The RNA shown here (transfer RNA) has 73 nucleotides and comes from an uncultured Clostridia bacterium. Rfam family: tRNA. Rfam classes the family as a transfer RNA.
RNA sequence: GUGCUCAUAGCUCAACAGGAUAGAGCACCCGCCUCCUAAGCGGGCGAUCGAGGUUCGAGUCCCCGUGGGCACA
Numbered sequence: 001g002u003g004c005u006c007a008u009a010g011c012u013c014a015a016c017a018g019g020a021u022a023g024a025g026c027a028c029c030c031g032c033c034u035c036c037u038a039a040g041c042g043g044g045c046g047a048u049c050g051a052g053g054u055u056c057g058a059g060u061c062c063c064c065g066u067g068g069g070c071a072c073a
Base pairs, nucleotide, nucleotide: 001072002071003070004069005068006067007066010026011025012024013023019056028044029043030042031041032040049065050064052062053061
């Protein structure tokens, strides 16, 4: 340099063929329980890598870029 692939919450992952308010577990915060802690139970906080495009509608499709991985050179 070329091709392929991945990027969603602090972390690990869902989101089916483009369609409902983007969900779950762990972590964190608050509460309940307990003599206290842990465990358990209830609740809360928090995300689509960046910028355009297509569409009534984009996490999903297209283009450019950024970063990681693999292969070739």